[in-house]
């Protein structure tokens, strides 16, 4: 230098192909239960969807460039 996979909540990831309200589990917080803790049950909060631009009525999703990480080739 080229190819390929990945980057979404504090963590692990789904959602992308086929554009239409951003999700799950764990974790956190509050309440319930308990003599109390854990477990269990209910609820709540938490997101510039790596960055910038383009297309579109509408972009996590499509297109372009770039950044970061894994793998491969030279």
């Nucleotide at each position: 230098g080229c190819c390929u996979c990945g980057g979404u909540a504090g963590c692990u990831c789904a959602g992308c192909c086929u554009g239409g309200c951003a999700g799950a589990g764990c974790g956190g917080c509050u309440g319930g239960c308990u003599u109390g803790u854990a477990a269990c049950c209910a609820g709540c909060a938490g997101g510039u969807c790596g960055u910038g631009g383009g297309u579109u009525c509408a972009a996590a999703u499509c297109c372009c460039a770039c950044c970061c990480g894994g793998g491969g080739c030279u």
Predicted 3D model of a 74-nucleotide RNA (transfer RNA) from a Candidatus Altarchaeales archaeon. Rfam family: tRNA. The family's RNA type in Rfam is transfer RNA. From the family's description: Transfer RNA (tRNA) molecules are approximately 80 nucleotides in length.